[in-house]
Context: one part of a larger RNA
RNA sequence: CACUCCGGCUGAACAGGGACUUGCUCGCUGAGGAGCUUGACUUGAUCUUUCCAUUCGACCCGUCUUGAAACACGGACCAAGGAGUCUAACAUAUAUGCGAGUGUUUGGGUGGCAAACCCAUGCGCGGAAUGAAAGUAAUAGGUGGGAUCCCUCAUGGGUGCACCAUCGACCGACCAUGAUCCUUGUGUGAAAGGUUUGAGUAAGAGCAUAUCUGUUGGGACCCGAAAGAUGGUGAACUAUGCCUGAGCAGGGCGAAGCCAGGGGAAACUCUGGUGGAGGCUCGCAGCGAUACUGACGUGCAAAUCGUUCGUCAAACUUAGGUAUAGGGGCGAAAGACUAAUCGAACCAUCUAGUAGCUGGUUCCCUCCGAAGUUUCCCUCAGGAUAGCUGGAACUUUCUCAGUUUUAUCAGGUAAAGCUAAUGAUUAGUGGUCCUUGGAUUGAAACAAUCUGAACCAAUUCUCAAACUUUAAAUAGGUAAGAAGCCCGUGGUUACUUAACUGAACCCGGGCAUUGAAUGAGAGUUCUUAGUGGGCCAUUUUUGGUAAGCAGAACUGGCGAUGCGGGAUGAACCGGACGCUGACUUAAGGCGCCAAACUGUUCGCUCAUCUAGAUCCCUCAAAAGGUGUUGCUUCAUUUAGACAGCAGGACGGUGGUCAUGGAAGUCGAAAUCCGCUAAGGAGUGUGUAACAACUCACCUGCCGAAUGAACUAGCCCUGAAAAUGGAUGGCGCUGAAGCGAGCGGCCUAAAGUCGGCCAUUAACGUAAAUGCGAAGCGUUAAUGAGUAGGAGGGCGUGGCGGUUGUGACGCAGUCUUGGGCGUGAGCCCAGAUGAAACGGCCGCUAGUGCAGAUCUUGGU
Numbered sequence: 001c002a003c004u005c006c007g008g009c010u011g012a013a014c015a016g017g018g019a020c021u022u023g024c025u026c027g028c029u030g031a032g033g034a035g036c037u038u039g040a041c042u043u044g045a046u047c048u049u050u051c052c053a054u055u056c057g058a059c060c061c062g063u064c065u066u067g068a069a070a071c072a073c074g075g076a077c078c079a080a081g082g083a084g085u086c087u088a089a090c091a092u093a094u095a096u097g098c099g100a101g102u103g104u105u106u107g108g109g110u111g112g113c114a115a116a117c118c119c120a121u122g123c124g125c126g127g128a129a130u131g132a133a134a135g136u137a138a139u140a141g142g143u144g145g146g147a148u149c150c151c152u153c154a155u156g157g158g159u160g161c162a163c164c165a166u167c168g169a170c171c172g173a174c175c176a177u178g179a180u181c182c183u184u185g186u187g188u189g190a191a192a193g194g195u196u197u198g199a200g201u202a203a204g205a206g207c208a209u210a211u212c213u214g215u216u217g218g219g220a221c222c223c224g225a226a227a228g229a230u231g232g233u234g235a236a237c238u239a240u241g242c243c244u245g246a247g248c249a250g251g252g253c254g255a256a257g258c259c260a261g262g263g264g265a266a267a268c269u270c271u272g273g274u275g276g277a278g279g280c281u282c283g284c285a286g287c288g289a290u291a292c293u294g295a296c297g298u299g300c301a302a303a304u305c306g307u308u309c310g311u312c313a314a315a316c317u318u319a320g321g322u323a324u325a326g327g328g329g330c331g332a333a334a335g336a337c338u339a340a341u342c343g344a345a346c347c348a349u350c351u352a353g354u355a356g357c358u359g360g361u362u363c364c365c366u367c368c369g370a371a372g373u374u375u376c377c378c379u380c381a382g383g384a385u386a387g388c389u390g391g392a393a394c395u396u397u398c399u400c401a402g403u404u405u406u407a408u409c410a411g412g413u414a415a416a417g418c419u420a421a422u423g424a425u426u427a428g429u430g431g432u433c434c435u436u437g438g439a440u441u442g443a444a445a446c447a448a449u450c451u452g453a454a455c456c457a458a459u460u461c462u463c464a465a466a467c468u469u470u471a472a473a474u475a476g477g478u479a480a481g482a483a484g485c486c487c488g489u490g491g492u493u494a495c496u497u498a499a500c501u502g503a504a505c506c507c508g509g510g511c512a513u514u515g516a517a518u519g520a521g522a523g524u525u526c527u528u529a530g531u532g533g534g535c536c537a538u539u540u541u542u543g544g545u546a547a548g549c550a551g552a553a554c555u556g557g558c559g560a561u562g563c564g565g566g567a568u569g570a571a572c573c574g575g576a577c578g579c580u581g582a583c584u585u586a587a588g589g590c591g592c593c594a595a596a597c598u599g600u601u602c603g604c605u606c607a608u609c610u611a612g613a614u615c616c617c618u619c620a621a622a623a624g625g626u627g628u629u630g631c632u633u634c635a636u637u638u639a640g641a642c643a644g645c646a647g648g649a650c651g652g653u654g655g656u657c658a659u660g661g662a663a664g665u666c667g668a669a670a671u672c673c674g675c676u677a678a679g680g681a682g683u684g685u686g687u688a689a690c691a692a693c694u695c696a697c698c699u700g701c702c703g704a705a706u707g708a709a710c711u712a713g714c715c716c717u718g719a720a721a722a723u724g725g726a727u728g729g730c731g732c733u734g735a736a737g738c739g740a741g742c743g744g745c746c747u748a749a750a751g752u753c754g755g756c757c758a759u760u761a762a763c764g765u766a767a768a769u770g771c772g773a774a775g776c777g778u779u780a781a782u783g784a785g786u787a788g789g790a791g792g793g794c795g796u797g798g799c800g801g802u803u804g805u806g807a808c809g810c811a812g813u814c815u816u817g818g819g820c821g822u823g824a825g826c827c828c829a830g831a832u833g834a835a836a837c838g839g840c841c842g843c844u845a846g847u848g849c850a851g852a853u854c855u856u857g858g859u
Base pairs, nucleotide, nucleotide: 060075061074062073063072076859077858078857079856080855081854084361086218087217088216089215090214091213093211094210095209096208097207098206101125102124103123107119108118109117129136130135141167142166143165144164145163149158150157151156169201170200171198172197173196174194175193181187182185221360222359224357228350229349230348231347232346233345239324240323241322242321243320244319245318246317247316250282251281252280253278257274258273259272260271261270262269263268286311287310288309291307292306294305295304326342328338329337363793364792365791366790367789368788373386375384376383377382387531388530390527391526392525393524394523395522396521399520400519401518403517404516405480406479407478408477409476415470416468417467422464423463424462427459429457430456431455435453436452437451438450439449440448441447484511485510486509487508488507490506491505492504493503495502534558535557536556537555539553540552541551542550543549563574564573565572578756579755580754581753582752583751584750588746589745590744591730592729593728597743599742600741601740602739603738604737612732623717624716625715627714628713629712630711632709633708634707635706636705644701645700646699647698648697650674651673652672656668657667680695684693685692757783758782759781760780761779762778763777764776765775794848796845797844798843799842800841801840802839803838804837805836812832813831814830815829817828818827819826820825
């Protein structure tokens, strides 16, 4: 070097197989589908509007409220009016001008003018703070992160803005120290200090104007008191006093005084008259007003009419005059009366009084979206404060988490335990007489014996929010790296050490596999509305007999929320919502009402006082049943059970006792033996006692299961209320009931896939010739919402600019007409009408109505 063989590596080609991605083609299926073609219909077809009828859905708006269709309040209907405004101050944000300044407009100058222009001084705010004050009085720092720019081998290095974090310095105050000086005092205050403090310094950022939003003061979003104050007007009503006047039939009773007669010694008395007193009596007028609770009750009348009733010579009635006035009068006193007003009159003003209270609060769309909790309040119907919310920005990839894992902490709940501590607690057992009650023996004994209690010991039963040895689950904290780790006889220090030893920090060098999983961007600042009555459910839990009761915890809901289901329904089950089409499901259903199998397989159940029939949920219990169906246990049974029919069921013995009697059977104790297939000193009936019958027990016939006790499914009893009534109704019985299983189907705004709209985010985009970007294009995700916030729009009156319409018909009004927009709304057409009115860009506001027992007018 060549060849052959073996092993390994690499490359290429070809072939085969597998996975992923992309593209193309073909096939099948679904949706949409211009244009074209075509069918039906024909004087009708289609569309629109209105009315009527029917089917399905559907409770009345506004409001306060945890909760309203409410037997809670406002609301007959229509038109017009009708409620967050203006101003000052402050705060944030944005814009503009100037800038260590800024602000002209009090004033002055100029000017045809009130406009416009120009300007000085002052003043405001800012440029220095701090301290009670006297007073004193600040500037270029280091480290880490960091934009920009520069260099470079593009690994990196330098520079280091704003801002953030941290250490130090400076100024004032405060605390402590006290060199020096002389005016010796509470003096001055060099240097060096301090875990003290400031709304400070650290190469300024402000001022003015405008706008939005917010707060506060103003009537302060609008309407609304009961009150309070000041000044006046009223006693023509009525209360009371005074003055001057007026008025009040007819009877009854019969005081004092007087007369006559009688009696009496007299005092005096009796009888009969006369007389005519009286807050006396009956009663008319008058004045009043008891009853009918009469009439009337939009009246004759904002207190009247009728009958009835009280009083009627006086505290009477009444006319005119006069006096007393509002915290005042007057009052035979009722808080009565004081001009239809009185437990403080009326009028005007303060005054648009105030109201933490009630009611109302006017156009649209889009995006986000609560709270009923903390703390404090003469706070509990309210505020402030924090929380929850919206908005505007800034910084950036530094990180973050209602999750899991790993590592490591702390714990004393649940459970458990009490023959472990503490406390409670049942039952016996054994023991000692140290203590004690009782009893027996004993004269007595700390003598003996017996028996309780206590005590001791080993056990036993049951318990604990304020017991515990033990001790979970869940929940909670921390960590899982560059701000880290390693190296350096590098530095600083008042700390530390015997010691440049250590510790801490700084400096220099090295290390980039970024040190669990999963998911996601994250952080910061400013400002801010509403809320601060809550309620419900599972679980835990306190009070209570309990409650649709009261009070807590975790989570989830309702409130603020529709949709399918639960017949009905704030909260239960399913599931949250742009418009639209197709498909598929959830919960729940599939006899009919009513969409979907009178589907299928296997059991159970009969309910004549109401069978039963689906979470929450709208109740039924203890206790029973030889209704029926299962399960379990124990017995009997072909050596023939159980049930049925039939036969036997004896003897000792009338056992003993007791008894008037007791022979199996009133009662007491005992309860053997024999013969047997079997027969108890007897299960019942029975007798005065016997007898008789029967049962247990045995046998024959028969021929296969039987008995007892428990248990639990359905069913039944238990189970009575007021209008007639409710598995939702009808109805249903080999169910359309109850318990299991298996298929199919129905159906929500849920799921999937399309189309469209909006919002948000990201990305791309002006090269040739004008314009543009707040535009155009692409992709993805998302779409509920009360209080509330933000953004963008629609409409009305007036003003400025610009551009238009109009007698060939403006505005307005009307309209089964046409069209656009999600909407507020807008445009066109026709009729009517007869003179003004629009668009766009700005400014401005007495700018939008269904409600307020709203105001006025109309019906």